[in-house]
Molecule: Bacterial RNase P class A
Organism: Cyanobacteriota bacterium
């Protein structure tokens, strides 16, 4: 120079001008509140009501998915077990975690580094498509190795006839080796043998045992076993751990009309019903009045200062935590944070004077200067901590590979 990896961070800036949601001040103002008054009437106060060229704020890095994990609140809840979900390598970190750090082990990359839900496949069950003999109590297409049969043919014999024997059939060894598969029953090598095989042997691998380092995961090195057996557990399944439900439309406060409810009271010479009929009485109901209570519309709160954010010191690899400084940064509720225009900074298209290139030319590409257009994902909704996803372009910092000068 050039191809990367890892981390960190921005996500346009100045300015007018009109809006828009909260909050502050300032001023005005009753039909509301107090105060004098017997009353009329007078004062004084206030906003949830108006104003104001008033003052200050006003979306993310993801604010998104609503996937985990927790503050809050509210309901459930004696103890055991069952079930259903989840999670799973070891230490640490946190208020928690499926998250974050370090490390181990397995894989990928020359490499810096990235990936990994990483407990049990020697407890059962069940599953492996095509292919292919076989997809697992093993099996036998090919092609190998023996023995019989034996065709073509060689050979021997005067001849009858007799050995030998490709191919081919049959009876059996063997799982080395082709093929077939994502995957085929330990790997390399030697002994051995008809031909072969852990059938033996030597190393690698595998299992088991105790040693040695480490907190642990695990790692090394020694002894021993010829070798358990494929693959899937984000298939059922064992094993260990862990879990009550709803969620700010949670909850909690103040409360209208209307209809309905409970009390108490009044009333009926004409109101209905019980008490068998009548009378009287009493009870109930009806009707009116006057309190109370629950809800609903609507309203206040929950609400935005918090496991918060910057910045340093100190411990610690680190993640994160102790301490000390500063800073305050939307709280709206069908839901504001926008629009116009100017100057300008990046990238990206398109046009394109001069100029390079290329053509004999005509002309055609490339394009300083200048001109035109364009601007990623995406929008708070009680709050936090992560995770995933999405995003034009841009900057920093350390690190690898490769080329090339010194």
């Nucleotide at each position: 120079g050039u191809a990367g990896u890892g981390a960190g961070c921005c996500g346009g800036g100045c300015g007018a001008u009109c809006g828009c949601u909260g909050u502050c001040c300032g001023c005005c103002u009753a039909c509301g509140c107090c105060c004098c008054u017997u009353a009329c009437g007078g004062g004084g106060c206030u906003a949830c009501g108006g104003c104001g060229c008033g003052a200050g704020a006003g979306a993310g890095g993801a604010a998104a998915g609503u996937c985990c994990g927790a503050a809050c609140u509210c309901c459930a809840c004696a103890g055991g077990g069952c079930a259903a979900u989840g999670c799973g390598c070891c230490g640490g970190g946190u208020a928690a975690c499926a998250c974050c750090c370090g490390g181990g082990c397995g894989g990928g990359g020359c490499g810096a580094c990235c990936c990994g839900a990483c407990g049990g496949a020697a407890a059962g069950u069940g599953g492996c498509a095509c292919a292919g003999a076989a997809a697992a109590c093993a099996a036998a297409c090919c092609a190998c190795c023996c023995g019989c049969c034996g065709u073509a043919g060689c050979u021997c014999g005067c001849a009858a006839g007799a050995g030998c024997g490709a191919a081919g059939g049959u009876g059996g060894g063997a799982a080395c080796g082709g093929g077939u598969g994502a995957a085929a029953a330990g790997g390399u090598g030697g002994a051995g043998u008809a031909a072969a095989a852990g059938c033996c042997c030597a190393c690698c691998g595998c299992g088991c045992g105790g040693c040695u380092g480490g907190c642990a995961a695990c790692a090394g090195a020694c002894g021993u076993g010829g070798c358990a057996g494929g693959c899937c557990a984000a298939a059922c399944c064992c094993c260990g751990c862990a879990u009550g439900g709803a969620g700010c439309a949670a909850g909690a406060c103040c409360a209208a009309a209307u209809a309905g409810g409970g009390a108490a009271g009044c009333u009926g010479a004409u109101c209905g019903a019980a008490c068998g009929g009548c009378c009287c009485g009493u009870u109930c109901g009806c009707g009116c009045u006057u309190c109370c209570g629950g809800g609903u519309a609507g309203g206040u709160u929950g609400c935005u200062g918090g496991a918060u954010c910057c910045c340093g010191u100190c411990a610690g690899c680190a993640a994160u935590g102790c301490c000390g400084g500063g800073a305050c940064u939307a709280g709206a509720g069908g839901a504001a944070u926008g629009a116009u225009c100017g100057c300008u900074g990046u990238c990206c298209c398109c046009c394109g004077c001069c100029g390079c290139g290329c053509g004999c030319a005509a002309g055609c590409g490339c394009c300083a200067a200048g001109g035109g257009g364009g601007a990623a994902c995406a929008g708070a909704a009680u709050u936090c901590g992560g995770c995933u996803u999405a995003c034009a372009g841009g900057c920093u910092c350390a690190c690898u590979g490769c080329a090339g000068c010194a």